Two RNAs folded together computationally: RNase P RNA and transfer RNA, 454 nucleotides in total.
[in-house]
RNA sequence: GCAGAGGGACAGGCGUUCGCUGGGCAGCAAUGUUCAGAGGAAAGUCCGGGCUCCGAAGGACGCAGUGGUGGGUAACGCCCACCGUCCGUGAGGAUCGGGAAAGUGCAACAGAAAGUAAACCGCCGAUCGAUUGCCGUUCGCGACAACCGAGGUAAGGGUGAAACGGUGCGGUAAGAGCGCACCAGCGGUUCGGGUGACCGAGCCGGCUGGGUAAACCCCAUUGGGAGCAAAGCCAAGCAGAAGGAACGGUCGCCUUCGGGCGACCACGAGCCGGUCCGGUUCGUUAUACCUUCGGGUAGGCUGCUGGAGGUGCUGAGCAAUCAGCAUCCUAGACAAAUGAACGCCCUCGACAGAACCCGGCUUAUCGUCCCUCUGCCAGU
RNA sequence: GCCCCAGUAGCUCAGUUGGAUAGAGCACCGGUUUCCUAAACUGGAGGUCGCGCGUUCGAGCCGCGCCUGGGGCG
Repeated sequence: GCAGAGGGACAGGCGUUCGCUGGGCAGCAAUGUUCAGAGGAAAGUCCGGGCUCCGAAGGACGCAGUGGUGGGUAACGCCCACCGUCCGUGAGGAUCGGGAAAGUGCAACAGAAAGUAAACCGCCGAUCGAUUGCCGUUCGCGACAACCGAGGUAAGGGUGAAACGGUGCGGUAAGAGCGCACCAGCGGUUCGGGUGACCGAGCCGGCUGGGUAAACCCCAUUGGGAGCAAAGCCAAGCAGAAGGAACGGUCGCCUUCGGGCGACCACGAGCCGGUCCGGUUCGUUAUACCUUCGGGUAGGCUGCUGGAGGUGCUGAGCAAUCAGCAUCCUAGACAAAUGAACGCCCUCGACAGAACCCGGCUUAUCGUCCCUCUGCCAGU
Repeated sequence: GCCCCAGUAGCUCAGUUGGAUAGAGCACCGGUUUCCUAAACUGGAGGUCGCGCGUUCGAGCCGCGCCUGGGGCG
């Protein structure tokens, strides 16, 4: 210099004027004054929590999520480190990465055969049988050869995404882990390293039992539900109607003798996705609960923003992160504020707007700057 | 705030347990027929299966992440 890899920061600036939202101060009030006022994603609502209510949130099944190991965290499907596999010359990147030797299923077309079975071409034809040739003959037959069949084989060819280890030697009729050597994988075992996933080495077993679980499934593990229109309080207002299930019983007390209260059992309903059990509240003849229709309100306060908070330093840790100290306060609306105009400068300005609050992930984004690292070329 | 569904040719829709040329009707183009048109008959063209990444030998179909449109409840 060229080509790359990883990560971080910023998100036009300044001034004047007029507005908007909230807080403080002054004022009886009108109002005045002063301070503050969107984001890295405020977005998608995809995960996880806080908070609130249901009931203190229990058990079984089902359903759903997660899925290497260790750590971080309030928690996670997030983050960090490491392991395995794959990609890249490399810096690095990707990884829904448990189990296929528990079971079931699937694999079009092609192919003999798609998972313990099979044989199209080919090879052989040792053994058994038929035919022919030739030789021998004690004329019964025997030996040899060719070819065919039964049969053997899975080396080679061919098909396929995938065909039951690879190479070599031996062996054989031809062959084959059939035997051996080496290599690859698997299983068992021993030793060493590591918290662990796992890694390395040795020995034994011819064990070679392919793919798919983002197919069912199995294993491990997690999950009660609803959501700030949660929820609590104040004020105002209105009109209720129809329908629905149950089973009542026993005991005790009181009694004005009509009944009432309490306990237990039974039944019904509610307790915010499913079923059962358990628990709890209410009810058992009409007030509660459920369904349908109708009526009223459209106000205020709390929740609401000081928080798993930001910044700096120190310490622990490879890191994520944690601890300590110091310092700072930085939107809180409810039809919903954060805008408009003018001037100057520059590289001419992207995606986009809070609504209970946080931690993540994902997606959108004009551009600018910075840091670390890799490969190649050239020079010193 | 909490949820659900859909996306395949210009339009409306099929697409089986994942299997290869992704089909149907209407519309479009050419031809036949007619004096011409329509209808009819016949032949044909037309597809980023919303997008991207993955699983698989193989994806419209399975998984994940997005985009667009529509709908429901309080």
Rfam match: Bacterial RNase P class A. Rfam classes the family as a ribozyme. Model confidence (mean pLDDT): 77 of 100.